RNA sequence: GGCUCCAUAGUUCAAUGGAUAGAACCGCAGUUUCCUAAACUGUUAAUGCAAGUUCGAUUCUUGCUGGGGCUA
Numbered sequence: 001g002g003c004u005c006c007a008u009a010g011u012u013c014a015a016u017g018g019a020u021a022g023a024a025c026c027g028c029a030g031u032u033u034c035c036u037a038a039a040c041u042g043u044u045a046a047u048g049c050a051a052g053u054u055c056g057a058u059u060c061u062u063g064c065u066g067g068g069g070c071u072a
Stems, first nucleotide, its partner, number of pairs: 001071007010025004018055001027043005048064005
């Protein structure tokens, strides 16, 4: 250089064009306990950037940014 895959919450992962983007862990608050831990209940928090297609985009298309793999 060429080809290819990936980017969603603090972390690990869902969501194959349509309702409020969901779960677990973490965090925070509460119940319980003499205290802590554990358990239970509640709760905060996210679509890498910019365009395009569409009535509607996490999803499809293009470019860019970052990361992984193959190849010369």